[in-house]
Context: one part of a larger RNA
């Protein structure tokens, strides 16, 4: 390369609109370019004598050119059409987002009053905080700030993913359904672009709470730890900031179309059932798998596009390019060893 694979054994990009390219609905028309069909006409490559001429290939497989044919199929022209696709109006559902405002509970801190000599902590203890001009704690009502939202809640929703739950306002979006219209305007997607948890990075705020490092108490033969006591960075906000990575997982790429059922959930029509229409979960026909397991939301049976895999370690390194304020992160070998 062929050929075989990527759920758990190597292999699905973290995610998403889209460019190039691939591939691509129904029906008729025109072309003959790919294809079939036919005249002639050329000759080659790998290979074998060390090489070369030579030979094999060579009874012309095949391969250039070329002259006729077919027009089903791919392709071109040109016209039509509604099933794919999108627009528009209407109804519904929605923790989708951005903004800007809002409630209460909790902890926490203040200052008054009343009680007040221990109080917290652990398997036990210590360290720790208070011990008198009534303060540490406790009760009652208050005042300050700053994080996060308890029942409701759910196998529920919703968003490309990551994510997203007090409570409104405003701006923006999305599924589903019916009707109109547009008529193939589809589908995948290199490279490039946007988005993208947690930690971390700059700058300036804020700092209740928790709390890496860090410094005390235990523990223990030690104990740079597990348990306690304090506590910095961070944790929270703000920049058209930077970073760009995760067990980013459903360890299963996106898209079409086919194949038995039973159930429970959220939706769509509907007074109500039954029933459909999208989704979401459970068991399971048939197939599939090495097995466990999947199983109309396939890991079934197809096609059409990208990605990525080739023994195990060295190695999610080295080094060289890019990018980054760094930390680092994309790409990525080889000796060597088994």
């Nucleotide at each position: 390369u062929u050929g075989g694979g990527c759920g758990u054994a190597u292999a699905g990009g973290g995610u998403a609109a889209g460019u190039a390219g691939g591939c691509u609905g129904u029906c008729a028309u025109u072309c003959a370019a790919g294809u079939u069909u036919u005249u002639a006409u050329u000759a080659a490559a790998a290979u074998g004598c060390u090489c070369a001429a030579c030979g094999u290939g060579u009874a012309g497989u095949u391969u250039u050119u070329u002259u006729u044919u077919a027009u089903a199929c791919u392709g071109u022209u040109u016209g039509a059409c509604u099933a794919g696709u999108g627009u528009a109006u209407a109804u519904c559902u929605u923790g989708a987002g951005a903004u800007c405002g809002u409630g209460g509970a909790a902890g926490u801190u203040c200052a008054c009053a009343u009680c007040a000599a221990a109080g917290g902590u652990u398997u036990a203890a210590a360290u720790c905080u208070g011990u008198a001009u009534g303060u540490a704690g406790a009760u009652a009502a208050g005042g300050g700030g700053g994080a996060a939202c308890g029942c409701c809640g759910a196998a529920g929703g919703u968003c490309a993913a990551u994510g997203c739950u007090u409570c409104g306002a405003u701006c923006u979006a999305a599924u589903a359904u019916a009707u109109a219209c547009a008529a193939a305007c589809g589908c995948u997607a290199a490279g490039g672009u946007a988005c993208g948890a947690a930690a971390g990075c700059a700058u300036g705020g804020g700092u209740a709470u928790c709390g890496a490092c860090u410094g005390g108490g235990a523990u223990u033969u030690g104990g740079u730890a597990c348990c306690c006591c304090a506590u910095u960075a961070g944790u929270c906000c703000a920049u058209a900031g930077c970073u760009g990575u995760a067990a980013a997982c459903a360890a299963u790429g996106a898209g079409u179309g086919u194949u038995a059922a039973a159930u429970g959930u959220u939706u769509u029509u509907a007074a109500a059932g039954a029933a459909u229409u999208a989704a979401u979960g459970u068991u399971a026909a048939a197939g599939c798998u090495a097995a466990c397991g999947c199983g109309u939301u396939a890991a079934a049976c197809a096609c059409u596009c990208c990605g990525c895999c080739u023994g195990g370690g060295a190695a999610c390194u080295a080094u060289g390019a890019u990018c980054g304020c760094a930390a680092g992160a994309u790409u990525a070998a080889a000796a060597c060893u088994u």